About this RNA
A computed fold for a 269-nucleotide RNA from a Ktedonobacteria bacterium, annotated as Bacterial large signal recognition particle RNA.
[in-house]
RNA sequence: UCGUGCUAAGCGGGGUGCCUGGGCUACCCUGUACUCGAAAUGCUCAUCAAUGCGGGGCUGAAUUCCUCGCUCGCGACCUGUCAGUUGGCGACUGCGCCAUGAAGUCUGGUGUUGAGGUAUUGGGUCCCACGCGUUCGAAGAACUCGAACCCCGUCAGGGUGGGAACACAGCAGCGGUAAGGGAACCCCCGAAGCGCCGUGGGGGCACCCGGUACUGAGCCAGAUGACAUGGUGGCAGCACGUACAACGGGGGCAACAGCAGGUGCACGA
Numbered sequence: 001u002c003g004u005g006c007u008a009a010g011c012g013g014g015g016u017g018c019c020u021g022g023g024c025u026a027c028c029c030u031g032u033a034c035u036c037g038a039a040a041u042g043c044u045c046a047u048c049a050a051u052g053c054g055g056g057g058c059u060g061a062a063u064u065c066c067u068c069g070c071u072c073g074c075g076a077c078c079u080g081u082c083a084g085u086u087g088g089c090g091a092c093u094g095c096g097c098c099a100u101g102a103a104g105u106c107u108g109g110u111g112u113u114g115a116g117g118u119a120u121u122g123g124g125u126c127c128c129a130c131g132c133g134u135u136c137g138a139a140g141a142a143c144u145c146g147a148a149c150c151c152c153g154u155c156a157g158g159g160u161g162g163g164a165a166c167a168c169a170g171c172a173g174c175g176g177u178a179a180g181g182g183a184a185c186c187c188c189c190g191a192a193g194c195g196c197c198g199u200g201g202g203g204g205c206a207c208c209c210g211g212u213a214c215u216g217a218g219c220c221a222g223a224u225g226a227c228a229u230g231g232u233g234g235c236a237g238c239a240c241g242u243a244c245a246a247c248g249g250g251g252g253c254a255a256c257a258g259c260a261g262g263u264g265c266a267c268g269a
Base pairs, nucleotide, nucleotide: 001269002268003267004266005265006264009059010058011057012030013029014028015027016026020046021045022044023043024042034056035055036054037053065262066261067260069259070258071257075253077251078250079249082248084247085246086245087244088242089241090240092237093236094235095234096232097231098230099229100228101227104224105223106222107221108220109219110218116215117214118213119212120211121210122209123208124207125206126202127201128200129199130198131197132195133194134192135191136190137189140187143182144181145180151176152175153174154173159168160167161166
């Protein structure tokens, strides 16, 4: 160096989650890399490390195995003690809109035949009492209705007693009445969130009406409205705050890929 046969090793890896810790079943990323069985009230291993457990199969010392060596980097995870970008939310500012107030101006009416104000006086609105009325109440009286029989009176017919005259009980009807019912009006009684009502008394801040005295030019209504206050998922600005969303930043992990290095045994030629 070649041939044959073995063995180590390999037949995926990573992240999240679970756990005292590790692996797996579960979920996710990557990528192509056997199979069967059990496994979230979980299955299994173990004490400072481990890189699954049980059974079978394939490749087999190399481009295929190993490297807590280097490079690259899909991807998920953490981070606002990262206000960097955009957006959202809140704040601030301006404009617009709405509401309220408002000097002034305009128009109309009215006013020296006295606006408005001040003072005073009388009256009203208010409270109490009485009266009058209103409304309601079957509440009282009056009136009326009202009992097949178990209320009263009278009792046709019929019934009973009697030789007869007559007598007895008594249904219907009629009249009356009890319990109870009933519209309206009048009278009596009671009640009230009742009244442009009356009389008397009280009250007296406010408001209204009238009189008297003083003063002397406004007052009322409408339109407009500088300005002020408040409100406003209307518009814009600002880039102050907020980690709510996305992007970006930072952190460690990290599949795949590339480079470099390392690595058996036996026999024969």
It matches the Rfam family "Bacterial large signal recognition particle RNA". The family's RNA type in Rfam is non-coding RNA gene.
It was read from a public genome assembly, where an Rfam model found it.
The source organism's lineage runs through Bacteria, Bacillati, Chloroflexota and Ktedonobacteria.
The coordinates come from a structure-prediction model, not an experiment, and the mean pLDDT is 76.